[in-house]
RNA sequence: GCUCGGGUAGCUCAGUGGUAGAGCACUUCAUUGGUAAUGAAGGGGCCGGCAGUUCAAUUCUGCUCCUGAGCACCA
Numbered sequence: 001g002c003u004c005g006g007g008u009a010g011c012u013c014a015g016u017g018g019u020a021g022a023g024c025a026c027u028u029c030a031u032u033g034g035u036a037a038u039g040a041a042g043g044g045g046c047c048g049g050c051a052g053u054u055c056a057a058u059u060c061u062g063c064u065c066c067u068g069a070g071c072a073c074c075a
Stems, first nucleotide, its partner, number of pairs: 001071007010024004018055001026042005048064005
C1' cells in the first nucleotide's frame, strides 16, 4: 500500500430501511434469623465520526478514525 471483517447499554453480543434488545453486571422489593441462591420490578445506549440517498438510515453509499486477519512492498 491492497483485500476482507469488526466498532450498538459498564462487559459479551443480537438486530436490521420505519425512532434498539438479550445475558451478565447495577438499583429496589420479596423470600431468609442473616448471607448466597431464586423470583419480581427498575435505571442505563441514538448504534465510532462527517457527508450523501430516502418520506424515513443503527441498517444502503462515500470519505475518515480505531481495531483484527490475510497479502504485497521496502535495505
Predicted 3D model of a 75-nucleotide RNA (transfer RNA) from a Candidatus Melainabacteria bacterium.
Rfam family: tRNA. The family's RNA type in Rfam is transfer RNA.
Taxonomically the source falls in Candidatus Melainabacteria (Bacteria, Bacillati).